[in-house]
RNA sequence: GCGGGGCGCAUCUAGGGUUCCGUCGCCGGGUUCGGCGGGUCUGGUCCGAGAGAUGCAGGCGGUGACGCCGGUUGCCGGCCGUCCCCGUCCCACGGCGGGAGAAAAGCCCGGGAGGC
Numbered sequence: 001g002c003g004g005g006g007c008g009c010a011u012c013u014a015g016g017g018u019u020c021c022g023u024c025g026c027c028g029g030g031u032u033c034g035g036c037g038g039g040u041c042u043g044g045u046c047c048g049a050g051a052g053a054u055g056c057a058g059g060c061g062g063u064g065a066c067g068c069c070g071g072u073u074g075c076c077g078g079c080c081g082u083c084c085c086c087g088u089c090c091c092a093c094g095g096c097g098g099g100a101g102a103a104a105a106g107c108c109c110g111g112g113a114g115g116c
Stems, first nucleotide, its partner, number of pairs: 008056005015047002020044002022041001023038006058089005064083004068078004091111001093114001097109003
C1' cells in the first nucleotide's frame, strides 16, 4: 500500500410513525353507546440503532484445577481438551435514492456510494 473481518442474540433508550387502544374535535335524543375526522395528540401496543446503553454467547491473552503424553519416580517438561477466575474486544464523518408490516424512522440495502 491492497484485500478481508470487526459478527450473533436478548432487554431497553434516543428516534419513528398511526394499524389497534386511549385521547381530542364534530355528529346522532347522548359524560357512559356508536359513527366520522385529527399524529400539526403527551401517551399504551407497535418499529427501533455499525458509528447509543446493559447483559448473554463468543474470540484473544493469562493464572489455577482436572485429564492426556514423555522423561522419570514423587518431581519436571510438553500438549491439547474441559471448567473456574482475571484482563481485553479499540476506532468510527456520511448522503440522494430504494425496500418492509398500517406507516415512518438513527430500521434494512449500509462500517455501502462519497468525504477526511

Record summary
This is a predicted structure of a 116-nucleotide RNA (Guanidine-I riboswitch aptamer) from Planosporangium mesophilum. The prediction has a mean pLDDT of 76. The sequence was found by an Rfam model in a public genome assembly.